The RNA shown here (SAM riboswitch aptamer (S box leader)) has 108 nucleotides and comes from a soil metagenome. Of the family's consensus pairs, 93% are formed in the model. Rfam family: SAM riboswitch aptamer (S box leader). Its family is annotated with regulation of gene expression in the Gene Ontology. The sequence is in RNAcentral, with records from MGnify.
[in-house]
């Protein structure tokens, strides 16, 4: 940079000790009943690889596909929708909804 996904799901123990929730800002929330972070173990999930099943094409599958299975390997993830908003639109306004931007993850 490209493509796909982001309303589901899943926590205990130990260490540490003051901020943390990506981002200037606003809101809201988590946090000395110990958050955040790190380590261990466990879970969740099914993006990629391998495996199995089914369908299709084919001389033949070693190819292609699947609201398929499973969970061994590579990742990811385990407060709140990516916590919400911001910018645009529906719309004059609120709520609400849709989209964009940004971000995260995977594969290339």
């Nucleotide at each position: 940079c490209u493509u796909a996904u982001c309303a589901a799901g899943a926590a205990a123990g130990g260490c540490u000790g003051a901020g943390g929730g990506a981002u200037a800002u606003g809101g809201c929330c988590c946090g000395a009943c110990g958050a955040c972070g790190c380590c261990u173990u466990g879970a969740c999930a099914a993006c990629c690889u391998a495996u199995c099943c089914g369908a299709c094409u084919c001389c033949g599958a070693u190819g292609u596909c699947g609201u398929g299975a499973a969970a061994a390997g590579g990742u990811g993830c385990c407060a709140a929708u990516u916590c919400c908003a911001a910018c645009c639109c529906g719309u004059a306004a609120a709520c609400c909804g849709g989209g964009a931007u940004a971000g995260a993850u995977a594969a290339g």